[in-house]
Context: one part of a larger RNA
């Protein structure tokens, strides 16, 4: 000198950093006290405050011994438990060990749970709840050439497939496309059969019939999926409740909205800061939101994402000493 894995640090307190990453505070127990919010169960160990070791004295209570001639009782010991006062000692009394930081905003997913064994634990998967189809049992489905089996020693309050994801409000339009249903007078639509034709048997050719199926005709969208553009217009401007006009199958409703979605974009105005491409509230002409491909809010919960704050602190100013190890070097 370089390294691990530890102890402590005056004054400051995140100024470090993408970012408090990592350390640090707290911490058991009893007492006191507890807010906004809410699906009234929670939220809660909320936050916040005290106290906590020994000795003494004096009560309480609970068990239980002896005594008492007045027993349902009181007095005495004892053994737990526990109140409340005094003094003791230290800096310090859950004194070591062991043992939650708190809190407030937004996002996402209801919640407990499951996952990429060895780079990803999550906003992915799941779930309970909704909600659509198929199937009357020799059921639908699926396995297996087949016998047969599973479902099922079950029966529509059952089974099987598929969206969605608790509970609260809600789920708008739009069957032209492509799907899936169902109907169908009438048209296209195979072979075999039947009839005719090829002189006769085969072979061959035509006409007519004729299933599914198709054209057609009607439903179905918690069935794939979809859900406009141009002018004009109010007594200042602006905007435009109304008009006009093209045009679709129907023209995006409620809602939420610069968003986990906004290109432009560090939109633009408030609030937080000295300061703010962050955060939160608002607006909102949404490049390219939007309703079970669910919309929109939400209490509890998350080793989830983000931002503030209070308390901590060697993260930092700013670096030092210390112990135990390693590697180097000497011997």
């Nucleotide at each position: 000198c370089u390294u691990g894995a530890g102890u402590u640090a005056a004054g400051g307190g995140a100024a470090c950093u993408c970012g408090g990453c990592a350390a640090a505070u707290u911490a058991g127990u009893c007492c006191c006290a507890u807010g906004c919010c809410u699906u009234c169960g929670g939220u809660a160990u909320a936050a916040g405050g005290g106290a906590u070791u020994c000795c003494u004295g004096c009560g309480a209570u609970u068990g239980u011994u002896u005594u008492c001639a007045u027993a349902c009782g009181a007095a005495u010991g004892c053994a737990a438990u526990u109140a409340c006062a005094g003094g003791a000692u230290g800096c310090a009394a859950u004194a070591a060990c062991a043992a939650g930081g708190g809190u407030a905003g937004u996002c996402c997913g209801a919640c407990u749970g499951u996952u990429u064994a060895a780079c990803a634990a999550a906003a992915a998967c799941a779930u309970a709840g909704c909600u659509u189809u198929c199937c009357g049992c020799u059921a639908c489905u699926c396995u297996g050439u087949a016998a047969a089996g599973a479902u099922u020693a079950g029966u529509a309050u059952g089974g099987a497939a598929g969206g969605u994801g608790a509970a609260g409000u809600c789920u708008g339009c739009c069957c032209a496309g492509u799907g899936c249903g169902a109907g169908u007078a009438u048209c296209c639509g195979a072979a075999c059969a039947u009839u005719c034709c090829u002189u006769u048997c085969a072979a061959g050719g035509a006409a007519a019939c004729u299933a599914a199926g198709g054209a057609c005709u009607c439903g179905u969208a918690a069935a794939c999926g979809g859900c406009g553009g141009g002018a004009a217009u109010a007594a200042c401007u602006a905007u435009a409740a109304u008009u006009c006009u093209c045009u679709u199958a129907a023209g995006g409703u409620a809602g939420c909205g610069u968003a986990a979605u906004a290109c432009c974009u560090u939109g633009u105005c408030g609030u937080u800061u000295c300061a703010a491409u962050g955060a939160c509230g608002a607006c909102u002409u949404g490049c390219a939101u939007g309703a079970a491909u669910g919309g929109c809010g939400u209490a509890a919960c998350g080793a989830g994402a983000u931002u503030g704050u209070c308390a901590c602190u060697g993260u930092c100013c700013c670096u030092a000493a210390c112990u135990c190890g390693a590697a180097u070097c000497c011997c």